[in-house]
RNA sequence: UCCCGGAUGGCGUAGUGGUUACCGCACCUGCCUAGUAAGCAUGAGGUCCCGGGUUCGAAUCCUGGUCCGGUAC
Numbered sequence: 001u002c003c004c005g006g007a008u009g010g011c012g013u014a015g016u017g018g019u020u021a022c023c024g025c026a027c028c029u030g031c032c033u034a035g036u037a038a039g040c041a042u043g044a045g046g047u048c049c050c051g052g053g054u055u056c057g058a059a060u061c062c063u064g065g066u067c068c069g070g071u072a073c
Base pairs, nucleotide, nucleotide: 001072003070004069005068006067007066010025011024012023018056027043029041030040031039049065050064051063052062053061
């Protein structure tokens, strides 16, 4: 340098154009317990890596860039 894949709460992830984006772990609060863990209930937390475009409507499609992983020389 070429090609391929990826970037979504603290972490790991789902979503393939249509209700202010799903789940798990972790976390807050309460219940339970002598206490802790486990268990049960509840709550908070992301507007989707950045810019532009298409569309009535974009995390999703197109395009440029940044970063990460893989591949070829």
This is a predicted structure of a 73-nucleotide RNA (transfer RNA) from Schistocerca americana. NCBI's taxonomy places the organism under Eukaryota, Altocrustacea, Dicondylia, Neoptera, Schistocerca. It matches the Rfam family "tRNA". It is annotated as a transfer RNA.